Predicted 3D model of a 329-nucleotide part of an RNA (large-subunit ribosomal RNA, domain IV) from a Candidatus Bathyarchaeia archaeon.
Taxonomically the source falls in Bathyarchaeia (SeqCode) (Archaea, Thermoproteati, Candidatus Bathyarchaeota).
Context: one part of a larger RNA
RNA sequence: UGUAGGUAAGGGAACUCGGCAAAAUAGCCACGUACGAUAACUAGAAGUGGUGCCUGCUUUCUUAAUGUGAAAUUGGGAUAGCAGGUUGCAAUAACGAGGGGGUCCCGACUGUUUAAUAAAAACACAGUAAACCGCAAGUCCGAAAGGAUGUGUACGGUUUAUGAAUCCUGGCCAGUGCAGGUACCUUAAACCUGGGUUCAACUGGGCGAAGGGCCUGUUAACGCCGGGAGUAACUCUGACUCUCUUAAGGUAGCCAAAUGCCUUGUCGGGUGAGUUCCGACGUGCAUGAAUGGACCAACGAGGGCCCCGCUGUCCCUAUCUACGACCCG
Numbered sequence: 001u002g003u004a005g006g007u008a009a010g011g012g013a014a015c016u017c018g019g020c021a022a023a024a025u026a027g028c029c030a031c032g033u034a035c036g037a038u039a040a041c042u043a044g045a046a047g048u049g050g051u052g053c054c055u056g057c058u059u060u061c062u063u064a065a066u067g068u069g070a071a072a073u074u075g076g077g078a079u080a081g082c083a084g085g086u087u088g089c090a091a092u093a094a095c096g097a098g099g100g101g102g103u104c105c106c107g108a109c110u111g112u113u114u115a116a117u118a119a120a121a122a123c124a125c126a127g128u129a130a131a132c133c134g135c136a137a138g139u140c141c142g143a144a145a146g147g148a149u150g151u152g153u154a155c156g157g158u159u160u161a162u163g164a165a166u167c168c169u170g171g172c173c174a175g176u177g178c179a180g181g182u183a184c185c186u187u188a189a190a191c192c193u194g195g196g197u198u199c200a201a202c203u204g205g206g207c208g209a210a211g212g213g214c215c216u217g218u219u220a221a222c223g224c225c226g227g228g229a230g231u232a233a234c235u236c237u238g239a240c241u242c243u244c245u246u247a248a249g250g251u252a253g254c255c256a257a258a259u260g261c262c263u264u265g266u267c268g269g270g271u272g273a274g275u276u277c278c279g280a281c282g283u284g285c286a287u288g289a290a291u292g293g294a295c296c297a298a299c300g301a302g303g304g305c306c307c308c309g310c311u312g313u314c315c316c317u318a319u320c321u322a323c324g325a326c327c328c329g
Base pairs, nucleotide, nucleotide: 001324002323003322004321005320006319007318008317010315011314014313019310027051028050029049030048031047036041038164052086053085054084055083056082057081058080060078061077062076063075064074065073066072087091099308100307101306102305103304104303105302106300107299111123112122127162128161129160130159131158132157133156138149139148140147141146166294167293168292170225171224172223175222176221177218178217179216180215181214184213185212186211191206192205193204194203195202226244227243228242229241230240253287254284265281266280267279268278269277
């Protein structure tokens, strides 16, 4: 000065990004158990008491003997209990063996993942929705032959999106995409045909596929979802009116949110003091409905905040044990 351990008066998170680490809790029996809830749970919720040994008695079961016997008695074993006594600081005396509670965010859940820095809010999931497909199908691999799905046949297979349940899922087809239609326009090569004295180069005409133009449909397809004025008998605000403009101008909800720049927004709560946290407000830089919106019991080695218990994390260090490094001999 380390590594691995033990113990510390008083305080008890003042430590720190953060209770990281440590401490504490702990088994079994009995009592008792809230809010919430999808009525399964939450729940070992929380919380309280007991626990060794000896003696006596009782309950139930069992085994053996005696007994004519299902009775009863006696002995052994086990079970549950009552009373009395007794030791210690301490009776699950060793080992082993949950800390608990409240609230919010995210993800419904069990599950999966970066073999060797990430286990998560990421992936998956049941459920929901859409698209393609009648089987010599559709999708995929292959130049082809051929093969997979398929020992299958729409209650099936393939491809997407969302992600339990519950309440819901608003407006827009102008753009892009996809699908269908198409009197007409455009249009390659091939083919037919003309000019070029024949022919080559070169240069016209006719025919005309898909595609495009044009028309229509389609958003749980990709996506998008305004601005400026005036106005109520205090003031403020603006149900109302006017106007520009768009394909339509953000509906129900939700919010300084894992989304809010300004911002430590403002108000309330918690603290003596709170850029975090919780509840509201909404003027939302830039919330918003399967790129799902909202809510949510249970669950989570997920994330934030608070409380109780507990402690050498700290105030503030000390000391002991084992084993090292280092210094001296």
Its mean pLDDT, the model's own confidence on a scale to 100, is 86. It matches the Rfam family "Bacterial large subunit ribosomal RNA".